RNA sequence: CGAGUUGACCAGACAAUCGCUGGCUAGUUUACGUAAGUAUUUCUAGCGGGAGGAAAGUCCGGGCUCCAAUGAGCAGGGUGCCAGGUAACGCCUGGGCGGCGCAAGCCGACGACAAGUGCAGCAGAGAGAAGACCGCCGAUGACUUCUUAGGAAGCACAGGUAAGGCUGAAAGGGUGCGGUAAGAGCGCACCGGAUUGCUGGUAACAGUAAUUGCAGGGUAAACUCCACCCGGAGCAAGACCAAAUAGGGUUUCAUGACUAUUUUAAUAGUAUAAGCGUGGCUCGCGUGGAAACCGGGUAGGUUGCUUGAGCCUUAAAGUGAUUUAAGGCCUAGACGAAUGAUUGUUCACGACAAAACCCGGCUUAUCGGUCAACUCAUUAA
Numbered sequence: 001c002g003a004g005u006u007g008a009c010c011a012g013a014c015a016a017u018c019g020c021u022g023g024c025u026a027g028u029u030u031a032c033g034u035a036a037g038u039a040u041u042u043c044u045a046g047c048g049g050g051a052g053g054a055a056a057g058u059c060c061g062g063g064c065u066c067c068a069a070u071g072a073g074c075a076g077g078g079u080g081c082c083a084g085g086u087a088a089c090g091c092c093u094g095g096g097c098g099g100c101g102c103a104a105g106c107c108g109a110c111g112a113c114a115a116g117u118g119c120a121g122c123a124g125a126g127a128g129a130a131g132a133c134c135g136c137c138g139a140u141g142a143c144u145u146c147u148u149a150g151g152a153a154g155c156a157c158a159g160g161u162a163a164g165g166c167u168g169a170a171a172g173g174g175u176g177c178g179g180u181a182a183g184a185g186c187g188c189a190c191c192g193g194a195u196u197g198c199u200g201g202u203a204a205c206a207g208u209a210a211u212u213g214c215a216g217g218g219u220a221a222a223c224u225c226c227a228c229c230c231g232g233a234g235c236a237a238g239a240c241c242a243a244a245u246a247g248g249g250u251u252u253c254a255u256g257a258c259u260a261u262u263u264u265a266a267u268a269g270u271a272u273a274a275g276c277g278u279g280g281c282u283c284g285c286g287u288g289g290a291a292a293c294c295g296g297g298u299a300g301g302u303u304g305c306u307u308g309a310g311c312c313u314u315a316a317a318g319u320g321a322u323u324u325a326a327g328g329c330c331u332a333g334a335c336g337a338a339u340g341a342u343u344g345u346u347c348a349c350g351a352c353a354a355a356a357c358c359c360g361g362c363u364u365a366u367c368g369g370u371c372a373a374c375u376c377a378u379u380a381a
Stems, first nucleotide, its partner, number of pairs: 002376009012346007020050002023047005030039003052352001056363002059361005064234004071281001074279001076230005081095005096110001097108004111225002116223002118219002133165002135161003138157001140156002143154004173191006192214001193212008238303004248294006257270006275285003310329008
């Protein structure tokens, strides 16, 4: 000086003028109230606050609210190496194994194919308990040719073979030596596989030793099996206030049983129906009313609504994610939906892009700037 990898931060800034909106303080107007005061009442002044790193996707996990009380049930769904972190997770951290990269690093949908069922066109002899087309060897034939008369080559053909070749994405472990009629783990050596032991590690795994000729290939992001986990619906949840309605119409089920007391009709209790209970059961409620369809009315206001598994700094423990302690801070809560306009200076000349109950993640989009560490290559000392 160049090319990369990983992590963190910022997201135009400053000033002025006018404007929008929440809160607090001090007044003011209106309504109610004897008053104090209250209020979904109007206006003024002052002080403070007012969109993101992804607010996006609605993909996961929860907090919170309701059903609603129970059951490691069933159906259905999710995850998938090991150990930790976390409220929890399909997330994060560290490690193992595998793949990519010279490397720093990055990626992984990473349990099981001997429980079963599928799928792989065509080609090829043969595609999974899967094979004989070309070849190689050869009993027999004495058929043809040659001949140094020993035989050789060719042809037919019983049989043997899977080392060589073909086809294919993939072909019955690999390389070599011996052996054989020719071959073949047929035997041997080294790899590979299987089994068992030992060592290290919490573990996933790694290393090593011995024995053994020894593998029914691939695919589960195919169905499936195994292990573990999971109620459902959602702020348009839910709570409260006010108002309106046609005391609407049609249809279905039920209107009952037992026990005790007493005033013989009531009271209390028990177990059931129709029915209700946010997948369906179990179970619960309920005990005389319940449900379905058509039609009509209201859809206004308040709350939920922002102090949080919150943020920042320091110290300690830990490889790390994080945890503990101390100190500091309060940071939008709108409701046809608030943050806009103008001017000046400056610069890195501004991309992707706007909260709607809240939080932890993942994924996607993205102009530019700053800082730190690491890797490779070139040059010089």